Predicted 3D model of a 72-nucleotide RNA (transfer RNA) from Candidatus Vidania fulgoroideorum. Its mean pLDDT, the model's own confidence on a scale to 100, is 83. It matches the Rfam family "tRNA". Rfam classes the family as a transfer RNA. Gene Ontology term of the family: triplet codon-amino acid adaptor activity. Lineage of the source: Bacteria > Pseudomonadati > Pseudomonadota > Betaproteobacteria > Candidatus Vidania.
RNA sequence: AGGUAUUUAACUCAACGGCAGAGUAAUGGUUUUACAUAUCAUAUGUUGAAAGUUCAAAUCUUUCAAUACCUA
Numbered sequence: 001a002g003g004u005a006u007u008u009a010a011c012u013c014a015a016c017g018g019c020a021g022a023g024u025a026a027u028g029g030u031u032u033u034a035c036a037u038a039u040c041a042u043a044u045g046u047u048g049a050a051a052g053u054u055c056a057a058a059u060c061u062u063u064c065a066a067u068a069c070c071u072a
Stems, first nucleotide, its partner, number of pairs: 001071007010024004018055001026042005048064005
């Protein structure tokens, strides 16, 4: 320098253009003398940034950024 992939909750990851979710973690309740375990509930997100297409975008298009890999 060229190319490919990824970016979503605190962490690991889902989500056919049509309600943004799961597990773990956190907080609270029950259980226990207490802790642990178990169980129930709660709170979490400008879906990396900015534009565009669309009735409607996490999803499609473009640019940029970060990270990883490949080639030179």